[in-house]
A computed fold for a 72-nucleotide RNA from a Candidatus Pacearchaeota archaeon, annotated as transfer RNA.
C1' cells in the first nucleotide's frame, strides 16, 4: 500500500428498512439475624464520525477514523 471482516448500554452480544433489546454487571425493594443465592422493579444508548438514498436507516450506498485478519 491492497483485499476481507468488525464498530450498538459498563462488559459480551442480538435486532426482516417500521417503538433499540437480552445476559452479566449497577441501583432500590422483598426474602435472611446478616451475607450469598433467589424473586420483583428501575436506571443506563449521539447504534464510531460525516454525508447520501428513503415517508422512515442500527440495517442500504459513499467517505473518514479505529480494531482484527490475510497478501505484498
Nucleotide at each position: 500500500g491492497g483485499g476481507c471482516c468488525c464498530g450498538u448500554a459498563g462488559c459480551u452480544c442480538a435486532a426482516u428498512g417500521g417503538u433499540a433489546g437480552a445476559g452479566c454487571g449497577c441501583u432500590g425493594c422483598c426474602c435472611u439475624u446478616g451475607c450469598a443465592a433467589g424473586g420483583c422493579a428501575g436506571a443506563g444508548g449521539u447504534u464510531a464520525c460525516g454525508g447520501g438514498u428513503u415517508c422512515g436507516a442500527g440495517u442500504c450506498c459513499c467517505g473518514u477514523c479505529g480494531g482484527g485478519u490475510c497478501c505484498a

Lineage of the source: Archaea > Nanobdellati > Candidatus Pacearchaeota. It matches the Rfam family "tRNA". It is annotated as a transfer RNA. The coordinates come from a structure-prediction model, not an experiment, and the mean pLDDT is 82.